[in-house]
Molecule: SAM riboswitch aptamer (S box leader)
Organism: Lentibacillus sediminis
RNA sequence: UUCUUAUCCAGAGAGGUGGAGGGACAUGGCCCUUUGAAGCCUCGGCAACAGGUUCGUAACGAAUACUGUGCCAAUUCCAUCAGGCAAAGUGUCUGGGAGAUAAGAA
Numbered sequence: 001u002u003c004u005u006a007u008c009c010a011g012a013g014a015g016g017u018g019g020a021g022g023g024a025c026a027u028g029g030c031c032c033u034u035u036g037a038a039g040c041c042u043c044g045g046c047a048a049c050a051g052g053u054u055c056g057u058a059a060c061g062a063a064u065a066c067u068g069u070g071c072c073a074a075u076u077c078c079a080u081c082a083g084g085c086a087a088a089g090u091g092u093c094u095g096g097g098a099g100a101u102a103a104g105a106a
Stems, first nucleotide, its partner, number of pairs: 001106008013043005021032003026080004044072003049068003052064005076098001081095006
């Protein structure tokens, strides 16, 4: 990097540094941001995806942040493609696409 499977309406922030952007890409909307963005560092926290441990089991399930990741504004911030419904120029639902994370494989 690619492929497969699972999940994505829950949850969890302070300080330092930095100095203007950020919310994946594009367009539109909306939002965050000099009352200090991104990035980096420290500490803290959330979470059962995998491993470990414990308990129960026929399958399997439950508990636990010890280990490996991940994450800590807003549903993956919302829409984009196709369709359904209500209807009036919008709302809502389903599926798809894209993306993120984990585990496995090449």